This is a predicted structure of a 471-nucleotide part of an RNA (small-subunit ribosomal RNA, 5' domain) from Arboricoccus pini. The full RNA is in RNAcentral, with records from ENA. Model confidence (mean pLDDT): 88 of 100.
Context: one part of a larger RNA
RNA sequence: GAACGAACGCUGGCGGCGCGCCUAACACAUGCAAGUCGAGCGCCUCGCGAGAGGAGCGGCGGACGGGUGAGUAACGCGUGGGAACCUGCCCUUUGGUCUGGAACAACCGCUGGAAACGGCGGCUAAUGCCGGAUAUUCCCUGAGGGGGAAAGAUUUAUCGCCGAGGGAUGGGCCCGCGUCCGAUUAGCUAGUUGGUGGGGUAAUGGCUUACCAAGGCUGCGAUCGGUAGCUGGUCUGAGAGGAUGACCAGCCACACUGGGACUGAGACACGGCCCAGACUCCUACGGGAGGCAGCAGUGGGGAAUCUUGGACAAUGGGCGCAAGCCUGAUCCAGCGACGCCGCGUGGGUGACGAAGGCCUUCGGGUUGUAAAGCCCUUUUCCCAGGGAAGAUGAUGACGGUACCUGGGGAAUAAGCACCGGCUAACUCCGUGCCAGCAGCCGCGGUAAGACGGAGGGUGCUAGCGUUGUUC
Numbered sequence: 001g002a003a004c005g006a007a008c009g010c011u012g013g014c015g016g017c018g019c020g021c022c023u024a025a026c027a028c029a030u031g032c033a034a035g036u037c038g039a040g041c042g043c044c045u046c047g048c049g050a051g052a053g054g055a056g057c058g059g060c061g062g063a064c065g066g067g068u069g070a071g072u073a074a075c076g077c078g079u080g081g082g083a084a085c086c087u088g089c090c091c092u093u094u095g096g097u098c099u100g101g102a103a104c105a106a107c108c109g110c111u112g113g114a115a116a117c118g119g120c121g122g123c124u125a126a127u128g129c130c131g132g133a134u135a136u137u138c139c140c141u142g143a144g145g146g147g148g149a150a151a152g153a154u155u156u157a158u159c160g161c162c163g164a165g166g167g168a169u170g171g172g173c174c175c176g177c178g179u180c181c182g183a184u185u186a187g188c189u190a191g192u193u194g195g196u197g198g199g200g201u202a203a204u205g206g207c208u209u210a211c212c213a214a215g216g217c218u219g220c221g222a223u224c225g226g227u228a229g230c231u232g233g234u235c236u237g238a239g240a241g242g243a244u245g246a247c248c249a250g251c252c253a254c255a256c257u258g259g260g261a262c263u264g265a266g267a268c269a270c271g272g273c274c275c276a277g278a279c280u281c282c283u284a285c286g287g288g289a290g291g292c293a294g295c296a297g298u299g300g301g302g303a304a305u306c307u308u309g310g311a312c313a314a315u316g317g318g319c320g321c322a323a324g325c326c327u328g329a330u331c332c333a334g335c336g337a338c339g340c341c342g343c344g345u346g347g348g349u350g351a352c353g354a355a356g357g358c359c360u361u362c363g364g365g366u367u368g369u370a371a372a373g374c375c376c377u378u379u380u381c382c383c384a385g386g387g388a389a390g391a392u393g394a395u396g397a398c399g400g401u402a403c404c405u406g407g408g409g410a411a412u413a414a415g416c417a418c419c420g421g422c423u424a425a426c427u428c429c430g431u432g433c434c435a436g437c438a439g440c441c442g443c444g445g446u447a448a449g450a451c452g453g454a455g456g457g458u459g460c461u462a463g464c465g466u467u468g469u470u471c
Stems, first nucleotide, its partner, number of pairs: 001471004006467005013343006019336002021301001026299003030296003035060003040057002043054004067254003076179007085171002090167008098132004107122006138147003152159002180226003187217003192214008229251004233244004256277005279290004307333001309332003315329001316327004346376004356367004381408006390398001415460005420441003426455005436443002
C1' cells in the first nucleotide's frame, strides 16, 4: 500500500447492488418449513339435487429442495482413465393387458388405558394381496428341459398397467497422478498379504466364512501424533509465489450421541422406524412424548452478526387428465454505513477586507469571498396529480414502488483523524519527569511546534480513525 463475513470509538442525509453467528455441531418456548390424487376403492356427514367435506385402504412424492462443517489426511476431493453394475419418472422400438380366489382397514358390536395408544369378534371394495393361463424376446440349465407378467379409470378423448430391447439422465465400484505439519513418532500388520471352495451384493473385490500358503507396507517416510471438509475460486503480488476456501457453484460428510435394519428404482433416510445413552417435558406412577446444523424467534457463549414480515405474481419443485392444492425453495419487503458504487449538504456575485475569535514587533497579520447583502437554481426533501415493465390470453407479493408532471422553498443534510522526524500540516496559553503521549526513534524536570485546550493548517469525507488478520 492492498484486502476483510470484521469489531470498537466519534459522527451520520439519500439511493442502487450485495452481504450479515467466523464463538457453543450449546440448549431450545411458539408458529410455519411436504404434500397431493375422488379420473384407483369402499364408507360416513351435509345437501332436494348438482355437488361439497371427512377419516381410512391404495398410488406417487417425503432419497429432491433447504441447513451445517462436527467427523474425515481418505480414492474424501481434483484430474485423467477403466469394467464387473443399477437406474422410478422421461424418450424410442416391439409385444401383451385372458381367467379365478382369499383377505385387511374404514364401519358395527364388546372391551382395556389418565394419556399415548390399543385388544377381541363381525361385514366389505379396489390400480391393495394371491393363484391359473399365455411368453417374441427375458432368466436358469446337465441344452432334454425348467421358471417367470399385467389394472383398470373416465366427461370417450385419453390417462394408465405388464414383459423385453435401446437411449437419456442420475448413481454405485476400481485404478494412475496430485493433495498440511511433526522423526523429540522407526518400525507397522492376523482377515493381516495371496490362493481355493462356500456365502453375499445391482456389481468387482479378504466384502464375509472355512481351509491352505506366509505373506503385505516402510527412510521415495510406513505406523503413530497433531491439524483440516476438498475444489472452481478469493486476497495479495510485476511475476514466481504466499495466504485462504465467507457469499455463489460442484463434490463429500453429518442431522441430540452411538448402533441397527425396514420400505423402496433410489436411504441405512434432518422434519421415518427400532434399540441403547444423555437431556427436557407430561403422568392417575402403571406408562408415555420430544430432537431448529430448515425459516423466523428465545436463552446462553461472545468484541460481534437481522424480522416470531408479505406472496406463491415470477422462476423452479411435488402431486393431479385438469381445475388446482402444497412449497420459510424462491421472489420480495424489514433491520444493520457491514462492503462496493453513485448523488447531495447549494451556485454566482460580494471589501485594500464588517463584527467576533486568534496572533502581534501594537504598525498590523490571519480566519477571509469566508459571512452578511444582492441575483439565481431545486439534485435531495415536502405536497398534489398521473403511474409502469416484470405477464405470450388471464393472474403482480413487490407497490401506488420505480418513473413522469406540477407546486413549494436554500430550504432537511458534515464529520473524523492528524500537524517533532519518518509524513502533508505551527503558533499561543496551561502543565512542570506531574498530568500525560507513543507505530519506531523518542517527548514532558518553567518559554514543550511531541502532554491538555484554543486559533490556524493538512489529509480523507458520509464517513474517519483504532484494533485484529493475510499478502